This is a predicted structure of a 376-nucleotide RNA (Bacterial RNase P class A) from a soil metagenome. Its Rfam family is "Bacterial RNase P class A". The family's RNA type in Rfam is ribozyme.
RNA sequence: AGGAGGCCGGGUGACCGCUGUUCGCUUGUGCGGGGAGAGGAACGUCCGAGCUCCACACGGGCAGGGUGCCGGGUAACGCCCGGGCGCGGCGACGCGACGGAAAGUGCCACAGAGAACAGACCGCCUCCGGCUUGCCGGGGUAAGGGUGAAACGGUGCGGUAAGAGCGCACCAGUCCCUCCGGUAACGGAGGGGCUGGGCAAACCCCACCCGGAGCAAGGCCAAAUAGGAGGACAGUCCCGUUCCUCGGACGGGACGGGAGCGCCCGGCUCCGUCCUCGGGUAGGCCGCUCGAGCCCGUCGGCAACGGCGGGCCUAGAUAGAUGGUCACCGUCCUGCCGCUUCGCGGCGGAUACAGAACUCGGCGUACAGGCCGCCU
Numbered sequence: 001a002g003g004a005g006g007c008c009g010g011g012u013g014a015c016c017g018c019u020g021u022u023c024g025c026u027u028g029u030g031c032g033g034g035g036a037g038a039g040g041a042a043c044g045u046c047c048g049a050g051c052u053c054c055a056c057a058c059g060g061g062c063a064g065g066g067u068g069c070c071g072g073g074u075a076a077c078g079c080c081c082g083g084g085c086g087c088g089g090c091g092a093c094g095c096g097a098c099g100g101a102a103a104g105u106g107c108c109a110c111a112g113a114g115a116a117c118a119g120a121c122c123g124c125c126u127c128c129g130g131c132u133u134g135c136c137g138g139g140g141u142a143a144g145g146g147u148g149a150a151a152c153g154g155u156g157c158g159g160u161a162a163g164a165g166c167g168c169a170c171c172a173g174u175c176c177c178u179c180c181g182g183u184a185a186c187g188g189a190g191g192g193g194c195u196g197g198g199c200a201a202a203c204c205c206c207a208c209c210c211g212g213a214g215c216a217a218g219g220c221c222a223a224a225u226a227g228g229a230g231g232a233c234a235g236u237c238c239c240g241u242u243c244c245u246c247g248g249a250c251g252g253g254a255c256g257g258g259a260g261c262g263c264c265c266g267g268c269u270c271c272g273u274c275c276u277c278g279g280g281u282a283g284g285c286c287g288c289u290c291g292a293g294c295c296c297g298u299c300g301g302c303a304a305c306g307g308c309g310g311g312c313c314u315a316g317a318u319a320g321a322u323g324g325u326c327a328c329c330g331u332c333c334u335g336c337c338g339c340u341u342c343g344c345g346g347c348g349g350a351u352a353c354a355g356a357a358c359u360c361g362g363c364g365u366a367c368a369g370g371c372c373g374c375c376u
Stems, first nucleotide, its partner, number of pairs: 001376003005372004010329007018037002021034005039353001043364002046362005051214004064210005069083005084098001085096004099205002104203002106199003121145002123141004128137004153171006172195010218286004228277006235255009257271005293312008330351004335347005
């Protein structure tokens, strides 16, 4: 100078508050004491699960979405660990959606003549034509130059007018077969075929996986008011029965209210009180925090992780509590001054990101400052 990993992320005191819990006193419901009260990401809600309701209760297909080297870990994963291969770095190490481009379609900026059944700008050649005899036109040519991220494998020899996988040898790549190492991905060796630009986080093809919604899920209790369903009762008069209570109770009979449809008659509609039932709202309770939990030790494993033993209980608010003020002390500063010398003292400044809302396992993102070992 750099690379990887783990951890911390303010402390103490006083005062004023907030939300649960426990004890006591009180029950009008409050008061007093004790004890507890955010994070490494509580965040984003991107994956994987538990739990709840709905759907299907078999299998297959379409559409849509996701994943894509191998082995292991895990409840599971698109996560983690180890390995292989490719790329970058002197290195520690980092990055990789890492199946198929020889099924098909599409795209390849700028530059360049030409960007994918190629392509003549310069150059090279001259089997052709013309003439001013070294130029012009035509033709051939991918060796050389130039452009570009990329120009149709590379080197050499042959070959040719000049050239060209046109031919040959070697190399490179890829496919197939055999052998060896490895659990495997893959690596090494030998033989044969082929010569094919790249891009699939472009469409697409192949293989595998996926039902939807989410704790405002969902369940229970349940006012007031309004509305729904069912039932009962109206008021007046007369008669009868009965009673230690002389006014009631029971039974029977008769007549019956108000408003509207212009008025009358008839008819129709609406209007009272009480009780019961069921649905829903406000409100309350459960779900709700003991769980794939945390810490320590030990054993197995390279590791992720697992086994065993011991210990611990660690927020549950509901429009949302976990806070505020002051003092002192920390920590840091590429700041200023002084002492003095590379450490002190004073002054000044900074002290982050953020905040539970059903719960876990991951990933991603944000973060003042600091600590610890390891490696190049």